Context: one part of a larger RNA
RNA sequence: CUGUGGUUAAGGAACUCAGCAAAUUGACACCGUAACUUCGGAAGAAGGUGUGCCUGCUGAUGUGAUGGGCUUCGCGCCCAAGAGCAUCGGCGGGUCGCAGAGAGCAGUGGGUAGCGACUGUUUAGCAAAAACACAGGACUAUGCUAAGCCGCAAGGCGAUGUAUAUGGUCUGACGCCUGCCCGGUGCCGGAAGGUUAAGGGGACCCGUUAGCCCGCAAGGGCGAGGCGGGGAACCGAAGCCCCGGUAAACGGCGGCCGUAACUAUAACGGUCCUAAGGUAGCGAAAUUCCUUGUCGGGUAAGUUCCGACCUGCACGAAUGGCGUAACGAUUUCCCAGCUGUCUCGACCACAGACACAGCGAAACUGCACUCUCGGUGAAGAUACCGAGUACCCGCGGCAGGACGGAAAGACCCUGUGCACCUUUACUAUAACUUUGCAGUGAAUCUAGGGAUUUCAUGUGUAGGAUAGGUGGGAGGCUAUGAAGUGAGGGCGCUAGCUCUCAUGGAGCCAACCUUGAAAUACCACCCUUGUGAUUCUUGGCUUCUAACCAUCACUCUUACCGGGUGUGGGACACUGCAUGGUGGGUAGUUUGACUGGGGCGGUCGCCUCCCAAAAGAUAACGGAGGCGCGCGAAGGUUCUCUCAGGCUGAGUGGAAACCAGCCGUUGAGUGUAAUGGCAUAAGAGAGCUUAACUGCGAGAGCGACGGCUCGAGCAGGUGCGAAAGCAGGUCAUAGUGAUCCGGUGGUCCCGUAUGGAAGGGCCAUCGCUAAUCGGACAAAAGGUACGCCGGGGAUAACAGGCUUAUCUCCCCCAAUAGUUCACAUAGACGGGGAGGUUUGGCACCUCGAUGUCGGCUCGUCACAUCCUGGGGGUGGAGUAGCUCCCAAGGGUUCGGCUGUUCGCCGAUUAAAGUGGCACGCGAGCUGGGUUCAGAACGUCGUGAGACAGUUCGGUCCCUAUCCGCCGUGGGCGAAGGAUACUUGAGAGGAGCUGUCCUUAGUACGAGAGGACCGGGACGGACGUACCUCUGGUGUACCGGUUGUGGCGCCAGCCGCAUCGCCGGGUAGCCAUGUACGGACGGGAUAACCGCUGAAAGCAUAUAAGCGGGAAGCCCACCUCAAGAUUAGGUAUCCCGAUCGUAAGAUCCUAAAGGCCCCUUCUAGACCAGGAGGUUGAUAGGCCAGAGGUGGAAGCGCUGUAAGGCGUGGAGCUGACUGGUACUAAUCGGCCGUGAGG
Repeated sequence: CUGUGGUUAAGGAACUCAGCAAAUUGACACCGUAACUUCGGAAGAAGGUGUGCCUGCUGAUGUGAUGGGCUUCGCGCCCAAGAGCAUCGGCGGGUCGCAGAGAGCAGUGGGUAGCGACUGUUUAGCAAAAACACAGGACUAUGCUAAGCCGCAAGGCGAUGUAUAUGGUCUGACGCCUGCCCGGUGCCGGAAGGUUAAGGGGACCCGUUAGCCCGCAAGGGCGAGGCGGGGAACCGAAGCCCCGGUAAACGGCGGCCGUAACUAUAACGGUCCUAAGGUAGCGAAAUUCCUUGUCGGGUAAGUUCCGACCUGCACGAAUGGCGUAACGAUUUCCCAGCUGUCUCGACCACAGACACAGCGAAACUGCACUCUCGGUGAAGAUACCGAGUACCCGCGGCAGGACGGAAAGACCCUGUGCACCUUUACUAUAACUUUGCAGUGAAUCUAGGGAUUUCAUGUGUAGGAUAGGUGGGAGGCUAUGAAGUGAGGGCGCUAGCUCUCAUGGAGCCAACCUUGAAAUACCACCCUUGUGAUUCUUGGCUUCUAACCAUCACUCUUACCGGGUGUGGGACACUGCAUGGUGGGUAGUUUGACUGGGGCGGUCGCCUCCCAAAAGAUAACGGAGGCGCGCGAAGGUUCUCUCAGGCUGAGUGGAAACCAGCCGUUGAGUGUAAUGGCAUAAGAGAGCUUAACUGCGAGAGCGACGGCUCGAGCAGGUGCGAAAGCAGGUCAUAGUGAUCCGGUGGUCCCGUAUGGAAGGGCCAUCGCUAAUCGGACAAAAGGUACGCCGGGGAUAACAGGCUUAUCUCCCCCAAUAGUUCACAUAGACGGGGAGGUUUGGCACCUCGAUGUCGGCUCGUCACAUCCUGGGGGUGGAGUAGCUCCCAAGGGUUCGGCUGUUCGCCGAUUAAAGUGGCACGCGAGCUGGGUUCAGAACGUCGUGAGACAGUUCGGUCCCUAUCCGCCGUGGGCGAAGGAUACUUGAGAGGAGCUGUCCUUAGUACGAGAGGACCGGGACGGACGUACCUCUGGUGUACCGGUUGUGGCGCCAGCCGCAUCGCCGGGUAGCCAUGUACGGACGGGAUAACCGCUGAAAGCAUAUAAGCGGGAAGCCCACCUCAAGAUUAGGUAUCCCGAUCGUAAGAUCCUAAAGGCCCCUUCUAGACCAGGAGGUUGAUAGGCCAGAGGUGGAAGCGCUGUAAGGCGUGGAGCUGACUGGUACUAAUCGGCCGUGAGG
């Protein structure tokens, strides 16, 4: 020093994020007990009283001595009385102690609010919670071979259950309730319509070619059938579109303007939008940013808390709203009690630490011969430079440094890394679903389509009237029943047409009028539409039974499986293949780069200018603009012309209309940006035109390459021009896209035995905001705080560094304010600096780790000074101030709130300074905040999730090697050795200040008020020492006492229970106790004030000279101190002979002194230091005393007893004081020399 325990004066939460921890409370009995309440609770509420021992009386219960009677005689039966004993009580009397639940075991209590109803459950090992669960509520699915789930299947769970059941989802007791929106998404329903797959269907086309045709040939054309390829219409389900429903499905639930006779506000009005615009209730809340909102309460003081208000950034009704008794190791606030949490510490016990003995690790380690400061430096140096300091080596301690150890940073960025999660990312896919075909049969009915056929059908206008077309045609129909009428059916343009039946009994129609066309008079062929029949084909309804099914019955076998029969279902179901849909259920992946970190934003190709430094080229998230075209003339050519603007003149005509004259080198114009050009025009106009051509191309320029650009000339054909000539688009520079893949046209090419063909090549051309524009695929978004890996100080957050915009401070100028007056004070507009505390910038060390806010502890430095000290000015009368100068010695408070730093507040103070030290200090502590994993609210997001938003919870390791620091030794040195006493170079410590009295109610002042200077007294805080006093402790002292065990019992003692508990307490150690300290004084100074005094006849405190003048400086005071290697001084003590000049050698000797060893200490880790060692009081013992306790035991007396009294201030007594050799310091040994380089 640490841990675990014990005690603690006065105060009592002042501690702290928080009463964390500790303390209090605690048993039993009785008394008593509030709000509220779901009437159960709350309740052990709270708050009180009693409790030992002795003795008397008494109640209850159990047992039942004893007596009497009977007797079958027995351990028998009956009756009465109830002794004694035991247990549980009650009432009284007495008695002892500080204390009677005497020790141990054994609730602190109360008030308020949030959350969750409750008991439960959870992150085994950082989260126990407001999270999960939960009864209860609701929605939804499911009729039994149930839905759902596992499985390829068989089979199983559900369930040997059956809608009061089972599955899924949400909510979460109870009470009062649960509003509006169906536009989006989802789900459910919907026989229409649209769209739509395989399949069906095959119009049509193509290939091949027997053959035919043309041709002298080469070759060309046509082409049956077959075979093959392609393939339109049409038929074809679900889905989607569409129409509805549904919110206790996912979800959502507005804005602006105006208005009332104070103001304010707006019941009221207007307007826009919406699917609908938030109802009740609640509200600065687990939700409120601003915010510590405002008011009230509580407190001396309240960022928390409670109650209100409502401006709800961003509550709100089963992702439930609002309440709520009870409950909670929950969260918040308050109170009482209680305390070492604290003021502010102290003492004690035990275990470590330390010493010795035995045994004996680890991390770590480039090598170490491992100082400080200033500087430098990859920017924070033991190692470099400079200066300083420092004899060599341990031991005990402390942790400031060794960017200490540990862990290839978890944050951040990066990787064409990984994983998991999400979704309306992409692409697949299980599953579900749809249709086709197959397993798969029969029958009736019915619908669509095709073909054949029957019969019908046909209305522009004009016109008798419903004229399909063309052709034929002069007649046709009628008794096998015409016209007409009645009934019924069909069609329909509502005029009529037509069919059937009945009636009827002889006519009806055509040519004729009108018409583009003439009669349905009649016939033929055909068209439109429809009907019937046949046939082919495609669907649908229904029925059947024989495939198939049965997790139905009976039966055989028999737990099942399986067989048979019956029954039910039935060509469905089911299964296979094909097919469309749905499909984060599952899977694989993608989700760009640049970037003064990343993200957000912006950008990404091309053209022009500047930057760009007079060739070219040249960067930045430098400064400015354009392009992703246009034009058949805005191209070519020939000819002609000159613009903009200005002046003058002229009807309407003006500043600009058109006209005339003059001036007019470019200011106009040039399709489009800018630049460079252009009047010989590249500008303007007109004529004729298509060179906006084909095939090439010497030779150059630019580019890494892909490629881009310029280009005379040749051939062909062309335009204009008389011609020379010009013309391969446009004044030039933008107007864009490689390859692959595919289309179209052409073609001498290739053609899988051959011939063809298919297909390809080549030429031409088309399809890319592939704009991330040299273009990863035809096809792609997000989350991770559950994360992981590889890297980076190439790159952010902390700190340092550089910088200093910002910041703080200072200065210059001086407008202005200050009645007057810039400068007592204040100081605009501007200017210049210093500092390196702010916010930043930069990205330089550190990402194989430099722990981050605040507090605590401990400081240390600066001075731009908060106080105290000295001074100048004052718009200084005094007192009190303001401002500036000097000054860093010391000092610089305690509380309330909050994690806070800060700040606000309370109360003080002489003052409550500002900063640095890795925003000093986590190998010193804390861990409230921030910043992992859990959970919730608000908000954002479809979601996974997210938020410098909030909220509750949440593992802080390290034995010290070196430096450093605090202590303490050993060695050697200090020129002989030693014992004492010292000097003080140097170092450290200390350094604060108030109140009162006096001077003096004086100076000053109208008064009110009220001093300087000087003198004294008493304090606060701080420090040092001490223990007489006051107190604390005092586990070796004394006493009391509970339970229990023991010494045989009694008595008396002892052990254990925290020293069992309790009351006291010596020494020692302590503070709250006691004493003392800061001073006085001297010297030199600062600001400042002076004397004398020139330079400069003056002036001047200065130049020579001389003074005064601060808590500051140097002394003085206290401590250390000669390793002060410059090693000092003084006093005293000690030490032979020979040889040798000496150093030294030999013989002899071993001093003074010290040590070892021993007894020890209020000295001490060890060591050291002190006392002592028989000539001795060092320790123990003993004796006496002090002090403490508080009246021993035994005996006597007394009382029934507990107990009391007496003997007796008794007995006992650790450390204290004195004495005393009884015991132990016995006997000894070693070092140290010889006169000193």